[in-house]
Transfer RNA from a Minisyncoccales bacterium, 74 nucleotides, folded computationally.
Its Rfam family is "tRNA". It is annotated as a transfer RNA.
RNA sequence: GGGCCCGUAGCUCAAUGUGGCAGAGCACUAGUCUCCAAAACUAGAGGUUCCAGGUUCGAGCCCUGGCGGGCCUG
Numbered sequence: 001g002g003g004c005c006c007g008u009a010g011c012u013c014a015a016u017g018u019g020g021c022a023g024a025g026c027a028c029u030a031g032u033c034u035c036c037a038a039a040a041c042u043a044g045a046g047g048u049u050c051c052a053g054g055u056u057c058g059a060g061c062c063c064u065g066g067c068g069g070g071c072c073u074g
Base pairs, nucleotide, nucleotide: 001073002072003071004070005069006068007067010026011025012024013023020057028044029043030042031041032040050066051065052064053063054062
């Protein structure tokens, strides 16, 4: 230099086929329980979906460019 894959909540990852309400688990906060705590249960909060642009009524998803990470290769 060339090719491929990945980037979404604090962390690990779904949702991409078939464009249509952004989710789960863990963690966190509060409550119940307990002498206290843990565990368990209930509830809650938490998002510029890496960045910029394009297509579309509508983009996490499609297109273009860029950035970061990984793998293969000359």